Predicted 3D model of a 94-nucleotide RNA (SAM riboswitch aptamer (S box leader)) from Sanguibacter suaedae. NCBI's taxonomy places the organism under Bacteria, Bacillati, Micrococcales, Sanguibacteraceae, Sanguibacter. Of the family's consensus pairs, 86% are formed in the model.
[in-house]
RNA sequence: GACCCAUCCAGAGCGGCCGAGUGACCUGGCACGACGACGCCGCAGCAACCCCCUCGCGACGAGGUGAGGGUGCUACCGCCAGGACCGAUGGAAC
Numbered sequence: 001g002a003c004c005c006a007u008c009c010a011g012a013g014c015g016g017c018c019g020a021g022u023g024a025c026c027u028g029g030c031a032c033g034a035c036g037a038c039g040c041c042g043c044a045g046c047a048a049c050c051c052c053c054u055c056g057c058g059a060c061g062a063g064g065u066g067a068g069g070g071u072g073c074u075a076c077c078g079c080c081a082g083g084a085c086c087g088a089u090g091g092a093a094c
Base pairs, nucleotide, nucleotide: 001094004091005090006089007088008087013043014042015041016040017039021032022031023030025083026082027081028080029079044074045073046072049070050069051068052064053063054062055061078086
């Protein structure tokens, strides 16, 4: 990085740095932002996709925990409506 599968109206914020745009892209709207947004880092938390645990001979399926490992996430329903070779995250496989 192309293909495939699943999910995307639940949940969960403080501190430090930076300094002007940001909420993926287009159009329209709405909202956040010098009372410092977005982003990065640290800590904390949320969740339960994978690992893990139980049932099960097994493929696989059902259930469980958050103590632990790999990710993810922590304004607004992926902010809303329409659009498109849509996007994001996880898993699997190459």